[in-house]
RNA sequence: CCGGCUAGCUCAAUCGGUAGAGCGCAAGACUCUUAAUCUUGAGGUUGUGGGUUCGACCCCCACGUUGGG
Numbered sequence: 001c002c003g004g005c006u007a008g009c010u011c012a013a014u015c016g017g018u019a020g021a022g023c024g025c026a027a028g029a030c031u032c033u034u035a036a037u038c039u040u041g042a043g044g045u046u047g048u049g050g051g052u053u054c055g056a057c058c059c060c061c062a063c064g065u066u067g068g069g
Stems, first nucleotide, its partner, number of pairs: 001068005008023004017054001025041005047063005
C1' cells in the first nucleotide's frame, strides 16, 4: 500500500430500499431399521465504535483481525 471479515462451515446480496443459498442441524414423510431421497423449520447486534441519509452489508472516518505486496 492492496484485499477479506455476513447463519455452525463455505460463500452470495444490480446503482443505498430493510439479508439469502449450498453443506450441516432439528422435525416429519418414505423404509422392517439405517442410509439415500423428499418436505418443513430453527439459526444473523452483517468484525467493533462513530458519521452521512427518510433508509446503510453497501458511502465516509477510526480501530481490530486475517491474507498478500

Description:
RNAcentral holds the sequence, with entries from ENA. A computed fold for a 69-nucleotide RNA from Irineochytrium annulatum, annotated as transfer RNA. It matches the Rfam family "tRNA". Rfam classes the family as a transfer RNA. The source organism's lineage runs through Eukaryota, chytridiomyceta, Chytridiomycotina, Chytridiomycetes and Irineochytrium. Its mean pLDDT, the model's own confidence on a scale to 100, is 80.